Predicted 3D model of a 1454-nucleotide RNA (small-subunit ribosomal RNA) from a metagenome.
Its mean pLDDT, the model's own confidence on a scale to 100, is 84.
Its Rfam family is "Bacterial small subunit ribosomal RNA".
[in-house]
RNA sequence: AGAGUUUGAUCCUGGCUCAGAACGAACGCUGGCGGCAGGCCUGACCCAUGCAAGUCGAACGAGAAGCUACCUUCGGGUAGUGGAAGUGGCGUACGGGUGAGUAACACGUGGGAAUUUACCUUGGAGUGGGGAAUAACCUCUAGAAAUGGAGGCUAAUACCGCAUACGCCCUUUGGGGGAAAGCUUUAUGCGCUCUAAGAGAAGCCCGCGGCGGAUUAGUUUGUUGGUAGGGUAACGGCCUACCAAGACUACGAUCCGUAGCUGGUUUGAGAGGAUGAUCAGCCACACUGGAACUGAGACACGGUCCAGACUCCUACGGGAGGCAGCAGUGCGGAAUCUUGGGCAAUGGAGGAAACUCUGACCCAGCCAUGUCGCGUGAGUGAAGAAGGCCCUAGGGUUGUAAAGCUCUUUCGGAUAUGAAGAUGAUGACGGUAAUAUCAGAAGAAGCCCCGGCUAACUUCGUGCCAGCAGCCGCGGUAAUACGAAGGGGGCUAGCGUUGUUCGGAUUUACUGGGCGUAAAGAGCACGUAGGUGGUUUGUUAAGUUAGAGGUGAAAUCCCAAGGCUCAACCUUGGAAUUGCCUUUAAUACUGACAGACUUGAGUUCGAGAGGGGAUAGUGGAAUUUCCAGUGUAGGGGUAAAAUCCGUAGAUAUUGGAAGGAACACCAGUGGCGAAGGCGACUAUCUGGCUCGAUACUGACACUGAGGUGCGAAAGCGUGGGGAGCAAACAGGAUUAGAUACCCUGGUAGUCCACGCAGUAAACGAUGAGUGCUAGUUGUUGGAACCUUUGGUUUCAGUGACGCAGCUAACGCGUUAAGCACUCCGCCUGGGGAGUACGAUCGCAAGAUUAAAACUCAAAGGAAUUGACGGGGGCCCGCACAAGCGGUGGAUCAUGUGGUUUAAUUCGACACUACGCGAAAAACCUUACCAGCCUUUGACAUCCUGGUCGCGAAUUUCAGAAAUGACUUUCUUCAGUUCGGCUGGACCAGAGACAGGUGUUGCAUGGCUGUCGUCAGCUCGUGUCGUGAGAUGUUGGGUUAAGUCCCGCAACGAGCGCAACCCUCACCUUUAGUUGCCAUCAGGUUAAGCUGGGCACUCUAAAGGAACUGCCGGUGAUAAGCCGGAGGAAGGUGGGGAUGACGUCAAGUCCUCAUGGCCCUUAUAGGCUGGGCUACACACGUGAUACAAUGGUGGUUACAAUGGGCAGCGACUUCGCAAGGAGAAGCUAAUCUCAAAAAUCCAUCUAAGUUCGGAUUGUCCUCUGCAACUCGAGGGCAUGAAGUUGGAAUCGCUAGUAAUCGCAGAUCAGCAUGCUGCGGUGAAUACGUUCCCGGGCCUUGUACACACCGCCCGUCACAUCAUGGAAGUUGGUUUUACCCUAAGGCAGUGCGCUGACUUUUAGAGGCAGCUGACCACGGUAAGAUCAGUAACUGGGAUGAAGUCGUAACAAGGUA
Repeated sequence: AGAGUUUGAUCCUGGCUCAGAACGAACGCUGGCGGCAGGCCUGACCCAUGCAAGUCGAACGAGAAGCUACCUUCGGGUAGUGGAAGUGGCGUACGGGUGAGUAACACGUGGGAAUUUACCUUGGAGUGGGGAAUAACCUCUAGAAAUGGAGGCUAAUACCGCAUACGCCCUUUGGGGGAAAGCUUUAUGCGCUCUAAGAGAAGCCCGCGGCGGAUUAGUUUGUUGGUAGGGUAACGGCCUACCAAGACUACGAUCCGUAGCUGGUUUGAGAGGAUGAUCAGCCACACUGGAACUGAGACACGGUCCAGACUCCUACGGGAGGCAGCAGUGCGGAAUCUUGGGCAAUGGAGGAAACUCUGACCCAGCCAUGUCGCGUGAGUGAAGAAGGCCCUAGGGUUGUAAAGCUCUUUCGGAUAUGAAGAUGAUGACGGUAAUAUCAGAAGAAGCCCCGGCUAACUUCGUGCCAGCAGCCGCGGUAAUACGAAGGGGGCUAGCGUUGUUCGGAUUUACUGGGCGUAAAGAGCACGUAGGUGGUUUGUUAAGUUAGAGGUGAAAUCCCAAGGCUCAACCUUGGAAUUGCCUUUAAUACUGACAGACUUGAGUUCGAGAGGGGAUAGUGGAAUUUCCAGUGUAGGGGUAAAAUCCGUAGAUAUUGGAAGGAACACCAGUGGCGAAGGCGACUAUCUGGCUCGAUACUGACACUGAGGUGCGAAAGCGUGGGGAGCAAACAGGAUUAGAUACCCUGGUAGUCCACGCAGUAAACGAUGAGUGCUAGUUGUUGGAACCUUUGGUUUCAGUGACGCAGCUAACGCGUUAAGCACUCCGCCUGGGGAGUACGAUCGCAAGAUUAAAACUCAAAGGAAUUGACGGGGGCCCGCACAAGCGGUGGAUCAUGUGGUUUAAUUCGACACUACGCGAAAAACCUUACCAGCCUUUGACAUCCUGGUCGCGAAUUUCAGAAAUGACUUUCUUCAGUUCGGCUGGACCAGAGACAGGUGUUGCAUGGCUGUCGUCAGCUCGUGUCGUGAGAUGUUGGGUUAAGUCCCGCAACGAGCGCAACCCUCACCUUUAGUUGCCAUCAGGUUAAGCUGGGCACUCUAAAGGAACUGCCGGUGAUAAGCCGGAGGAAGGUGGGGAUGACGUCAAGUCCUCAUGGCCCUUAUAGGCUGGGCUACACACGUGAUACAAUGGUGGUUACAAUGGGCAGCGACUUCGCAAGGAGAAGCUAAUCUCAAAAAUCCAUCUAAGUUCGGAUUGUCCUCUGCAACUCGAGGGCAUGAAGUUGGAAUCGCUAGUAAUCGCAGAUCAGCAUGCUGCGGUGAAUACGUUCCCGGGCCUUGUACACACCGCCCGUCACAUCAUGGAAGUUGGUUUUACCCUAAGGCAGUGCGCUGACUUUUAGAGGCAGCUGACCACGGUAAGAUCAGUAACUGGGAUGAAGUCGUAACAAGGUA
């Protein structure tokens, strides 16, 4: 310090998630030791038991139980000891616990004045003389108990007067008032009283600071102040009476919710954020509520009274209790310890002290809860052991790891010694820490992770299952992501998970963000509070700055040093504590006060432009309606129609009238206005703006929370008006439907007046104001100057382009989205939702304000490359058009689907499957089915043993055959080192293995199809861009072509195009047999038949020839195009081969190869028979036809490519024929297949025919082991459908289509298919609007699996959270009234007591009674919050539901 995640990729915005640290933690697995810490976060829930506050005999009287001694009548008594209980004093208000309440002077910090203070310290003074009681105790007595009652006795440092009063208090300044206590050890004793001061402690007041909600905006009646009185330790409405009407609040009162506050802790670079366990300071509380008493101090945790709830005891009459002290129990909860030891230390209470008490405290116990330290061994050790795992089978890895050898002993164990903590005594801890010795590697390692983030990889299992997951996401048969194993990585007595906080998050932005399009500028203005504010002088010193002082508790953090072996921990010192207060000084800036100025702002004068606003009036064109005329059959409307109007006279046309609304041209990114908005003309009233000029005022300014006003359209109310237009509605069309788009009608409304409403994509999606920062060019309104059809300068507007700069980019750019300042508004992921509830406004519609639960990991902006568009432009193609011939109808052939079957083997499915794989299914093929057989196998390699061959032919038997058994004949392996030594062959055996047309073409190679023979696809360097990318490759021409030329931030290059290759067309040369025959000769009935020749044809080799080369035109002087000449051929001469980057997970595991998986007496191998040939049907591709451009018969000429020895077969002969029997020649330019057919002549004469030939019968031929299922051919007979084919659809642009035959591969046989060959030989193309496909450029996009895309809403189903709701339940709170306990206060006090004087009298006190106040409780009416509810509303989510197709392209109506 960052990283992952939106996209095909990019940049940005923006959320979600992760890596870090921390914890009073919990859970899972595991667990050796020690030090130091920590340990009910939940129920302020209930509590058994024990302990936690007593002490003093040196204040007092009396002396119980017990013990000892003596006596005893055995009841007890006496003496001693003992010290319980009681009076009194001090303490119990400390210490300890908890955090319920509290938003408060409670806390923190800093100040203040009107106070008190037991014990302690210091100073001053005093301590005289009296009195009356009362506990204990004794007697009697009530009660179960707790607890009492009556009578009697008694003491004090208990209580009460009198005296005295330095100082003290009150005071009218005369005066008045108030004390005491003794004890005893006899001392400089301990006390007591009054008083002054100190220390420490406590109370009170004030400034400032620290929380959420405005969906809480008004609150308050002792309330705010005054006077008088009371009360308090003390000020004060603290309380009472009277008087006044104040007090608080937008700088947030009141109300609601939440919460103890702080030092600190944690995180963070810091600023901040979160938090308030342990330790420390303060506060509050003590079962709940109220109250006072005592006291120096309490309204009192282990005190009192009352009320309430709960628990316990009870003799039912009445009593007792309060662990939020230490332990402990129960419940609660994910979860938190021992009913331990000791007062030895520190501290506290009492005491003169000894001492007593102390669950404060010091220790121990439990718990890995945290943190710190240590250990679980060290060295050596390669045969790199065994085992495990992986493997390409070679090896690798675990791994120096182990074993082995040599050492050591921390911790733990055993034994012995044994502290400090303790100034004189006293040690719980504790025989602890520590030290020494001994034995022995001995007793001591786990947890998580290994797809990326994030360090660490393989195998097996599983097969969208089981499961994982913090985010992205893994898993559907090759999972580094699930589970296991091996290996590895990390941490380590722990490791992971969960939870919480901060960080990362600059994701609330003070430091340190934004608002044109991502979330975000209020619709606009005026203006209040507030914030901010021009130049200058003086004063002041509030802010500000500097110095000093006080304070900021200690602990903590930080630094240094020191002590425990180190560390954690502890001790000491320093620094720090960023704050507050006081004081001194400074005066630049801000503020305040006083004065001055003119540039900001305003006023005045003179001009100017304008659809600025309001009211009244006027005008013409047009639509409609009405009246009248002319006139006749249509009009209107649409893509086309119809509804509709019209013979009752429309439309059209002429004249007239009525009425309402709107103002053509001018008209312009032109004008005005704050915005909304404003458009005929005239008048009146009126707001603002601009320019020019002089003088005046003297900061009067800017912004603006609340507030007020204005505010399109639609809408609402009342009353008018209503021509046109036109929601709703009706009809007609369209459509699958059409509650729409189109048409015919048509009501609200649109118009006016007066009100309401207050919203819009109210947009420049850009708040207002001020200053500064290059320009160029239009335009509107002024002004000045000049050399005036104009130019220059300047002010105010309004546009375009553009520098710097800014921006994520697009873009903005003096009219800023630049650089700065001031003020306001607004934003913080998407959805839920601008919704619910509440409130305000409104007649309503609704508006404003405005959430949460839940859900997702995205939503979004700009730009890029593609793809797509019922977007655009340009161009091409038998793409259309123009033509010719077909298919689709019939019969048959063939392939496919379907069906059937034991099997009908398998594959191929739009174009790009379907006469396809298959260039030949009777057996074989054959993969399928049935049956029968074989199991190292039909085939390969290796091993052992045996034999020496093998092979060919042959007989018989069983069997369907495979196979098994048998007979005979022919022939007798090679090398050799002479060794059964080597090779080869066969047989038998064992296992490794063979074998698989089994599966996966979505694991693959190779090959192939298609886009497409379309013209494209890329790279290097450079340049541009943050980047994806762009440029080049775009543009202007041109081409079949990214072909070429020109231009250009590009310059070059590669794969494609073209050319090079083959073939056909022309010529030349060479060569001349098997080919040819012009010339010469021979020869036959005839024939290159023969001699001869190589001229020609031809054959087959090498060359030539064509390049826009030449001419003209055109084009830009280019590339090229058009025309022409010559030429066999002319602009690529025709044809072929040749197929860029890639696309379709296209096809093929059944050609072959191959990974994984599967079968192994079977999914392998062999054989016989069957099947692939089935047949209601549907489709594709073909053959033959429907006839006269023809059929039949006859006659007869002209090809080319090819094939041939298990072959082609002339020729002769037989048969009607298929064919048969002989047989020459030919291993082929020699022989042969071989006859070419369309042509020509004759006939048939329009018909189901002399067309057509299916189907069927019968007899034959050929091939073959075998033609039944299931071949081909021939003869005779039979003679079906079919008379040119619906919607639709295919091929073809020249030697092409059409038509005619020939050959070949496969093959025993089988061709309408396929591949080739030649013969005859057309028609048409204006052209690119349209259909299809493609190329380039551009545009839009919410698509990127890319339009076969994306995506919306209702309905149906399931789940979840939520709103409303008749009601119902509970909490809190307000107001009014009732009841008033205890208590203090006030009054009364006839009963009781009785100081003093003693003579009456009677202060004072108490009980009792009365009064107001008041807790709890009750009644009534509200307010508010929460729970629940029949029914109901919308919302969200959910692989494959229904209906449509609203949006994204002009999304088919933008």